Record summary:
Transfer RNA from an Erysipelotrichaceae bacterium, 74 nucleotides, folded computationally. Lineage of the source: Bacteria > Bacillati > Bacillota > Erysipelotrichales > Erysipelotrichaceae. Rfam family: tRNA.
């Protein structure tokens, strides 16, 4: 110091290309069910999508800037 890839719930990812209500597994939590528990069943909490702009009637998505982590090149 160049280039690249990842970054979204506690965790492990989708969604991004084609802008329009933020999801799913496992995890918690409360109910059923058990003599308990685990399993199963129903409910439910949980998120300012790395972060600062800008575009837009609208941004996780598009654009510029920045951080962190990998990786490849000097």
């Nucleotide at each position: 110091c160049g280039g690249a890839a990842u970054g979204u719930a506690g965790c492990u990812c989708a969604g991004c290309u084609u802008g329009g209500u933020a999801g799913a597994g496992c995890g918690c939590u409360g109910c059923g069910u058990u003599c308990g528990g685990g399993a199963c069943g129903c409910a439910g909490a949980g998120g300012u999508c790395g972060u600062g702009g800008g575009u837009u009637c609208g941004a996780a998505u598009c654009c510029c800037g920045u951080c962190a982590u990998u990786c490849c090149g000097a």